RNA sequence: CGGGGUGUAGUGAAUUGGUAUCACGCAUCGUUCGGGACGAUGAGACAGAGGGUUCGAUUCCCUCCUCCCCGA
Numbered sequence: 001c002g003g004g005g006u007g008u009a010g011u012g013a014a015u016u017g018g019u020a021u022c023a024c025g026c027a028u029c030g031u032u033c034g035g036g037a038c039g040a041u042g043a044g045a046c047a048g049a050g051g052g053u054u055c056g057a058u059u060c061c062c063u064c065c066u067c068c069c070c071g072a
Stems, first nucleotide, its partner, number of pairs: 001071005007065001010024004018055001026042005048064005
């Protein structure tokens, strides 16, 4: 320098156009002598950044950035 991929709650991962889901973790409560385990409830991301298309975008298109892979 060229090509491909990745970026979504604290962590890991779903969601290939219609008000973002799950697991672990976290908080509160129940249970226990206490803890763990278990059960119930709850908080937490508007999706790397900026544009475009669309009635509507995490999802399609463009640019940039991060990280990874291949090639030179």
This is a predicted structure of a 72-nucleotide RNA (transfer RNA) from a Candidatus Microgenomates bacterium. It was read from a public genome assembly. Taxonomically the source falls in Candidatus Microgenomatota (Bacteria, Bacteria candidate phyla). Its Rfam family is "tRNA". By type it is a transfer RNA. Its family is annotated with triplet codon-amino acid adaptor activity in the Gene Ontology.